[in-house]
Context: one part of a larger RNA
RNA sequence: AGCGCAAGGGGAAUGCCUUGGCACCAGGAGCCGAUGAAGGACGCGACUAACUGCGAUAAGCUGCGGGGAGCCGUAAGUGGGCAUCGAUCCGCAGAUUUCCGAAUGGAGCAAUCCGGCUGGAGUCAUGUCCAGUCAUCAUACAGUGAAUACAUAGCUGUAUGAGGGGUACCGCCUGAACUGAAACAUCUAAGUAGGGCGAGGAAGAGAAAUCAACCGAGAUUCCGCUAGUAGUGGCGAGCGAACGCGGAAGAGGCCAAACCGUGGGUAGUAAUACCUGCGGGGUUUGGACAGCAACAUGUAUCUGUAAACCUAGCAGAAUGGCAUGGGAAGGCCAACGAGACAGUGUGAGAGUCACGUAUGCGAAAGGUGAGCAGAGCUAGCUGUAUCCAGAGUACCGCCGGGCACGUGAAACCUGGUGGGAAUACGGGGGGACCACCCUCCAAGCCUAAAUACUACCUGGUGACCGAUAGUGUAUAGUACUGUGAAGGAAAGGUGAAAAGAACCCCGGGAGGGGAGUGAAAAAGAACCUGAAACCUUGUGCUU
Numbered sequence: 001a002g003c004g005c006a007a008g009g010g011g012a013a014u015g016c017c018u019u020g021g022c023a024c025c026a027g028g029a030g031c032c033g034a035u036g037a038a039g040g041a042c043g044c045g046a047c048u049a050a051c052u053g054c055g056a057u058a059a060g061c062u063g064c065g066g067g068g069a070g071c072c073g074u075a076a077g078u079g080g081g082c083a084u085c086g087a088u089c090c091g092c093a094g095a096u097u098u099c100c101g102a103a104u105g106g107a108g109c110a111a112u113c114c115g116g117c118u119g120g121a122g123u124c125a126u127g128u129c130c131a132g133u134c135a136u137c138a139u140a141c142a143g144u145g146a147a148u149a150c151a152u153a154g155c156u157g158u159a160u161g162a163g164g165g166g167u168a169c170c171g172c173c174u175g176a177a178c179u180g181a182a183a184c185a186u187c188u189a190a191g192u193a194g195g196g197c198g199a200g201g202a203a204g205a206g207a208a209a210u211c212a213a214c215c216g217a218g219a220u221u222c223c224g225c226u227a228g229u230a231g232u233g234g235c236g237a238g239c240g241a242a243c244g245c246g247g248a249a250g251a252g253g254c255c256a257a258a259c260c261g262u263g264g265g266u267a268g269u270a271a272u273a274c275c276u277g278c279g280g281g282g283u284u285u286g287g288a289c290a291g292c293a294a295c296a297u298g299u300a301u302c303u304g305u306a307a308a309c310c311u312a313g314c315a316g317a318a319u320g321g322c323a324u325g326g327g328a329a330g331g332c333c334a335a336c337g338a339g340a341c342a343g344u345g346u347g348a349g350a351g352u353c354a355c356g357u358a359u360g361c362g363a364a365a366g367g368u369g370a371g372c373a374g375a376g377c378u379a380g381c382u383g384u385a386u387c388c389a390g391a392g393u394a395c396c397g398c399c400g401g402g403c404a405c406g407u408g409a410a411a412c413c414u415g416g417u418g419g420g421a422a423u424a425c426g427g428g429g430g431g432a433c434c435a436c437c438c439u440c441c442a443a444g445c446c447u448a449a450a451u452a453c454u455a456c457c458u459g460g461u462g463a464c465c466g467a468u469a470g471u472g473u474a475u476a477g478u479a480c481u482g483u484g485a486a487g488g489a490a491a492g493g494u495g496a497a498a499a500g501a502a503c504c505c506c507g508g509g510a511g512g513g514g515a516g517u518g519a520a521a522a523a524g525a526a527c528c529u530g531a532a533a534c535c536u537u538g539u540g541c542u543u
């Protein structure tokens, strides 16, 4: 030195565990904000660095409920207190709530600086302090009021509203490229990603100028079919309906106008004409108008009442012994409950030890609120002469966009631009266009449910993970990096219980040896198990 054997060090794999994650289901909730949000800064404890909680009333104050023996957060300790005259704790309601932040008196390098006005405290007086108030924009109203006579702009005041934040979902505007086409240009990707604006708990759509086919249907939305069909397409790659059927849900309303009444304005000597405000009427089973009849029905608005539910909780069955063991819940013996043998914990594996579970019960206060009551609103039939029924609209040309449909025979919807109707004896549609026929009534508005999503709350589930996994985080957007936008870790386990090793010895200490605790210390805090690499010690053999 090598190869063995034995014993160690080192190291962290592995096993077991779970405080944390992941995915989903059901229900709830679905906005917060000038009454100052979201998010922060700085403070607040007897001693307090961090977290949590709170705000100069500062780990808290008040009231009302619950609860019933301990309590003064994580978090020990020292000191000091509170509590059956009901504390701590839990729920509801309220008070307080510094400074920054839309931040809004002005400024500013956020958490700072400096003011005006009114009232108050204080001072001989000034300084100082306290409370309130003072941004901008929009709309309405009032006042004032230039150049410029009337007027208008402007200015001032009052009132109301807005502003900012939020996971996804939603509407509108804007809008790529990679890619595919085996290249690439029409096309595709895709109206996707990205950007902007805006709203709600949903949004949007929505009560036929719709479909259909000579039969009929009867708002919208969503799902399953129809169907990868008909089509469209460098007829390439691809794109891709509808009619109709079956389901979920189900709800229909209101204006404008005609007509009636009333007020104002303009022109005019006036009659009158025109413009305009308000009330009734009326809305496509058309209406006005004329005649007849009649007080029903419904309700999505408001008010009241109120079952039930939510926000604390309460009751809740049934076991003992023996041995082993540190410890019994495991073993043996003998019992009992079960509307409860879901689960978790307890010194090993517990229906009967603890918390719970099945089942039953419960609210002063706040919230949701079926139903009910009242108010408000709301109806019919006949006739058809006259009147009304949404105009720079429909429609046409040109250029675009959307429709499954790429200009095509290209209807339909829609934007720009130039033209520009009719008036129910009228008008739109039925995929160029025309006729017949059928069908509907545009150019005004509102509308629940079925649908989408999940930041948030509650309950539950898993042939999901188990610390290099599962979230980036068993917590941390921390430490750290970067001027900044931003990037972004590692790190779990003593033991049943700290019983966390008094005391003695070596040592400056670290560390160790005794002693003691413990079932175990080869569980000693660098702490469960403790593989391998790697490093030693002893020994056998070989050289």
Base pairs, nucleotide, nucleotide: 001542002541003540004539005538006537007536008535009534015528016493017492020465021464022462023461024460025459026458027457028456029454030453031165032164039100040099041098042055043054044053046078047077050074051073061094062093063092064091065090066089070082071081072080105114106113107112115134116133117132118131119130120129121128136162137161138160139159140158141157142156143155144154169200170198171197172196173195174194180187184234210217211216221248222247223246224245225244231239232238252446253445254444255390259280260279261278262277263276264275265274266273267272286388287387288386289383290382291381292380298377299376301375302374303373304372305371308368309367310366311365313361314360315359319334320333321332322331335352336351337341343355344354345353395419396418397417398416399415400414401413402412405431426441427440428439429438430437480487481486500527503514504513505512506511
The part of an RNA shown here (large-subunit ribosomal RNA, domain I) has 543 nucleotides and comes from bacterium D16-76. Its Rfam family is "Bacterial large subunit ribosomal RNA". Model confidence (mean pLDDT): 86 of 100.